[in-house]
Context: one part of a larger RNA
C1' cells in the first nucleotide's frame, strides 16, 4: 500500500406540526385488579387525574364580561357571527438526557503506587599507577647579654603541581529511518578532594530533593504515574454507507465580549388558502445625479480702477510730492467645485389603461441551508486617476454549469446537457498544413509590422487639402557676374561687409550686386551667399489633415512576445457569396412532471401543450440486508444457503431472475410489522499479506 470484516441521527420522556385512524361538546384513562390457557399476551373493570368546554384581574373575586376608574365614560383583553375537541399509532423538526461518531490540552480527589532512574540526607564498607614541589615543626652550626636571625640538614604539608586508572566535558568531527530513544573519534579538564563509588536506609506531588538550571522525583515534570469523576468540555478539524425523479439558494441588512459562532430578517423547499406577478406600447406623476454653467456659496488666473498699506523726498510733527512694492474692494476677459446651481438630461421609480406571457404573486403553517464569496463591464470613495488590492452600487457569468471558442486558462466571448440516432442548419469563432472548411474580390503595409510598450524623433509610403512659384522657361545642378562713393559713422593698438555699437543701412553704375548669410585673417587679402544673366526643358517649393509602417525596445535553462509549421498574405482595411463549427435549434423515436380536455369505481388511460445543468438544502417514489406475524397448501440429498463464471433475460436504477460448476442442509414468494438495515474514504479499528 492492498484485501476481509467492524465502523457515525439512537433511545427515554416531554412540546409542536402533518398523515392514518376512533370517539365527539366532549375525549382518554393511571396504578391497580378480575377473567382467560401456566406464561407472554387478550379482554373488562378502574374516572384517581389530564386536555377541551369562559373570561379577565397582582389578588380578593366577580363572570359574557372583567380590570383600571368616582364615573352607566373612555382604554385594556375577552365574547358574540362561518373557527372542535380528545386519545393511539406513524413521520418531520424541537427541548432535556454523552443525544451523529472519534479527537484535546486540561480540572478535581473520596483512592492509592513510586526516590531499583535521579536530588539531598544518614548508616557501614571501598577505590585513587607513577612521578613533582618541598610548609610548619624539629636537630647541628653560625650570631646575641639574651633573642631575634642567618645556614645546613631532618622533616612531609597542600580544596599544591605533571600524570594513568576513575570522575567530568565548555570544543570539534561522525552518527540523525543511528552501532547507541543521547553514542563513537581527536583535542582539553579534575584526578589527597566541597573526590569518586558498592550496599541499605531515611524523605513524594502543590508535596519532596535542589552549591537555583523551573533542575531532578523510574527514556514523562511550570506540578509524577495509577484509578475513578468521566462518553469533562471542543462556537473547532475529520468523518458519516443503497437507488431514481421534482424544484432549488446565499456568501446581504440588523444587534451581538460579535467579527471562521449565533438571534431575527432575506433568499430556497412543502402543505393549505387566496387572487395575483411579469414585460411592452401609450398617457400622467415626483426628482435635482450626468453633462452644462457660474446669479448665490466658495476655489483660482490676468487686466484697468482702487480704499489702505510698505518704502523714498519733506527742517521736529504734519500737510504735501514721488514710487518697476503689496492690495482689500469693484469693472471686463476666461475659469474650477462630493459637502456651489437661476436652469437640466438618459435610464430607473410610482401610477393608469390597453395587449402579451401564464405555476408568476401573496398569506399561514412544517423544514432547511446559507450569513469567508471571486472575477468581468459600467459608476464613486480608498490607494499613487498602483495591485489578481479595498469598500459600496449596478449588470452578468462563475460559485452550484457541462458543451463550442480564446494554444493550454472557475469568472472573457457563444450557449444552458431528460435519453437514444452512422440525420440536418447555425452561434461564438473560423476555413495554407498540422486541423473540419475560401489559396475570394479590392486597397494598404515591406517593418516578418503582423506575433508586447510611452514620451520623442525622421525627404518611409499612401491618400485627401491650402498657398505660391511655372513653357513670357519655374526648383536642383552647371557656366558667369556679384560693382563705386566707401576702410559708411563711432570705438578701438587694428575693426577695411563680417569683436561691439549707431543710423530714414544712403546714393551711384547697372541685367543685378546687402553699408552685406556664412567660412577666414592681427587687420587687409582668400572662399561664399543673397541678387541677374545664360544653360537645361516641366513641374517645383512649403504648410496642414489621414492611413500604414520606422528608431525609442535591455534579464536571467533553450528559439521561448503568431499554439507550431511556415506566410509578403496565409498581414491590415473594407466588401460579397459560399462553406466548417456546440450537448444550442430542427428531424424522427423515447420517458420524466406539470397544466387543460376526455374516458375510468379507483391505481390509472389517451390527446395536446409546456417543462426535465444543478452544490447546500427541501419534497416524492422505491431497491436491497436481518429477524418476526399471517399465508394448511412453494423449493430441496434427483442438491437449500452460500462462492465461482456466463456478449442468458427483466428493469430508468438502486436491482431481480436464467444457466452451469462448486457447495452440503436449509430455503423463498405474497401482505404486513420491527429494526444492531446499505462504506471507499474519518493521518478510523482489528486481522491477512
Nucleotide at each position: 500500500a492492498c484485501c476481509u470484516g467492524c465502523g457515525a441521527g439512537u433511545u427515554a420522556c416531554g412540546g409542536u406540526a402533518u398523515g392514518c385512524a376512533g370517539c365527539a361538546a366532549g375525549g382518554c384513562u393511571a396504578a391497580g385488579g378480575a377473567a382467560u390457557u401456566g406464561a407472554a399476551g387478550u379482554u373488562c373493570c378502574g374516572g384517581a387525574g389530564c386536555c377541551g368546554g369562559a373570561g379577565c384581574g397582582a389578588a380578593a373575586g366577580c363572570g359574557a364580561g372583567u380590570g383600571u376608574g368616582a364615573a352607566c365614560a373612555g382604554c385594556g383583553c375577552g365574547a358574540u357571527a362561518u373557527a372542535a375537541g380528545u386519545u393511539g399509532c406513524a413521520u418531520g423538526u424541537c427541548g432535556u438526557a454523552g443525544a451523529c461518531c472519534c479527537g484535546a490540552a486540561g480540572c478535581c480527589a473520596a483512592u492509592g503506587u513510586g526516590a531499583u532512574c535521579u536530588u539531598a540526607u544518614u548508616a557501614u564498607g571501598g577505590g585513587c599507577a607513577g612521578g613533582u614541589u618541598g610548609a610548619a615543626g624539629c636537630a647541628g652550626g653560625g650570631g646575641u647579654g639574651a633573642a631575634a636571625c642567618c645556614u645546613u640538614g631532618u622533616g612531609g604539608a597542600g580544596g599544591a603541581c605533571c600524570g594513568a586508572a576513575c570522575a567530568g566535558u565548555a570544543a570539534u568531527c561522525u552518527g540523525u529511518u543511528a552501532a547507541a530513544a543521547a553514542a563513537g573519534g581527536u583535542a582539553g579538564u579534575g584526578a589527597u578532594g566541597a573526590c569518586c563509588u558498592g550496599u541499605g536506609a531515611u524523605a513524594a506531588g502543590g508535596a519532596g530533593u535542589g552549591a537555583a538550571a523551573g533542575g531532578c522525583u523510574a527514556a514523562a515534570c511550570a506540578a509524577a504515574c495509577a484509578u475513578g469523576g468521566a462518553a469533562a468540555u471542543a462556537g473547532c478539524u475529520g468523518g458519516c454507507u443503497c437507488u431514481c425523479c421534482c424544484c432549488g439558494a446565499a456568501a446581504u441588512g440588523c444587534c451581538u465580549u460579535u467579527a471562521g459562532g449565533g438571534a431575527c430578517a432575506g433568499c430556497c423547499u412543502c402543505a393549505u388558502g387566496c387572487a395575483a406577478a411579469g414585460c411592452c406600447a401609450c398617457c400622467g406623476g415626483a426628482g435635482g445625479u450626468a453633462a452644462a454653467g457660474c446669479a448665490c456659496u466658495g476655489g483660482a488666473u490676468g487686466a484697468g480702477c482702487a480704499a489702505g498699506g510698505g518704502g523714498g523726498a519733506g527742517u521736529c510733527a504734519a500737510a504735501u510730492c514721488c514710487u518697476a512694492c503689496c492690495g482689500a474692494g469693484u469693472u471686463c476677459a476666461a475659469u474650477c467645485a462630493a459637502a456651489c446651481u437661476a436652469a437640466g438630461a438618459a435610464u430607473g421609480c410610482c401610477g393608469g389603461c390597453g395587449g402579451c406571457c401564464a405555476g408568476c404573486g401573496c398569506a399561514u403553517g412544517g423544514g432547511a441551508g446559507u450569513g469567508a464569496g471571486a472575477c468581468u463591464g459600467c459608476g464613486u470613495g480608498c490607494g499613487a486617476c498602483a495591485a489578481g488590492g479595498u469598500u459600496c452600487g449596478u449588470a452578468g457569468u462563475c460559485g452550484a454549469g457541462a458543451g463550442g471558442g480564446a494554444a493550454a486558462c472557475a469568472g472573457c466571448c457563444c450557449a444552458g446537457a431528460u435519453c437514444c440516432g452512422c440525420a440536418g442548419c447555425u452561434a461564438a469563432g473560423g476555413u495554407c498544413c498540422c486541423a473540419g472548411a475560401a489559396u475570394g474580390a479590392c486597397g494598404c503595409u515591406a517593418a516578418g509590422u503582423g506575433u508586447a510598450a510611452a514620451a520623442u524623433g525622421a525627404g518611409g509610403u499612401a491618400c485627401g487639402g491650402a498657398u505660391g512659384c511655372a513653357c513670357a522657361g519655374a526648383c536642383a545642378g552647371c557656366c558667369a557676374g556679384g560693382a563705386g562713393g566707401u576702410u559708411g559713422g563711432c570705438u578701438c593698438a587694428g575693426a577695411a561687409g563680417c569683436a561691439g555699437c549707431c543710423a530714414u543701412u544712403c546714393c551711384u553704375u547697372a541685367a543685378a550686386a546687402g553699408a552685406g548669410u556664412g567660412c577666414g585673417u592681427a587687420a587687409c587679402a582668400g572662399c561664399u551667399c543673397a541678387c541677374u544673366g545664360g544653360u537645361c526643358g516641366a513641374g517645383c517649393a512649403c504648410c496642414c489633415g489621414c492611413g500604414c509602417g520606422c528608431a525609442g525596445a535591455c534579464a536571467a535553462u533553450g528559439u521561448a512576445a503568431c499554439g507550431g509549421g511556415g506566410c509578403u498574405a496565409a498581414g491590415c482595411g473594407u466588401c460579397a457569396u459560399a462553406c466548417c463549427g456546440a450537448a444550442g435549434c430542427u428531424c424522427g423515436g423515447a420517458a420524466u412532471u406539470c397544466a387543460u380536455a376526455c374516458c375510468g369505481u379507483a391505481g390509472g388511460g389517451u390527446a395536446u401543450g409546456a417543462c426535465u445543468g444543478g452544490u447546500a438544502g427541501g419534497g416524492g417514489a422505491g431497491c436491497a440486508u436481518u429477524c418476526c406475524a399471517u399465508u394448511a397448501a412453494c423449493c430441496c440429498g434427483u442438491g437449500a444457503a452460500g462462492g465461482c463464471a456466463u456478449a442468458u433475460g427483466c428493469g430508468a436504477g438502486a436491482g431481480c431472475g436464467g444457466u452451469g460448476c462448486u457447495g452440503g442442509a436449509g430455503g423463498a414468494g405474497a401482505u404486513g410489522g420491527a429494526a444492531g438495515a446499505g462504506a471507499g474514504a474519518a493521518u478510523g479499528c482489528a486481522g491477512g499479506c

A computed fold for a 689-nucleotide part of an RNA from Treponema rectale, annotated as large-subunit ribosomal RNA, domain II.
Its mean pLDDT, the model's own confidence on a scale to 100, is 83.